[in-house]
Molecule: transfer RNA
Organism: Backusella circina FSU 941
Order: sequence, then structure tokens, then C1' cells
RNA sequence: GCCGGUAUAGUAUAGUGGCAGUACGCCUCGUUGUGGCCGAGCAGACGCUGGUUCGAUUCCAGCUACCGGCA
Repeated sequence: GCCGGUAUAGUAUAGUGGCAGUACGCCUCGUUGUGGCCGAGCAGACGCUGGUUCGAUUCCAGCUACCGGCA
């Protein structure tokens, strides 16, 4: 330099053109003499910029980062 793949809560992951889910974690409440366990509940995320579309996290292009391959 060229080609391909991946990018979603703090972490690990699912997902689909129309409210973005699960587990663990954090926080709150219950329980407990306190804590843990357990039970209930809240908050928290689609890498960035454009394009297509009534509507984009999803489709397309570019960029960035990471991974792999070729040279």
C1' cells in the first nucleotide's frame, strides 16, 4: 500500500427498516442485629460523517479504531 471482517450500557452478548433486549455489575427497596445470599424495582448503550427512505441501530459510501490475510 491492497483485500476482508468487526464496532450495541461498566463488562459479555442477542437483535431487527418502525418502543433496542438478556446476563453479570452499579443504585434503590424488602428481608437480616450488620453484611452476604435471596426477592422486587430504577437508571444506563447502537463508533463518527454523509446518502437512500415516510422512517436507519439495521441498507449504501467514506472516515476512525481493532483483528486477520497478501505484498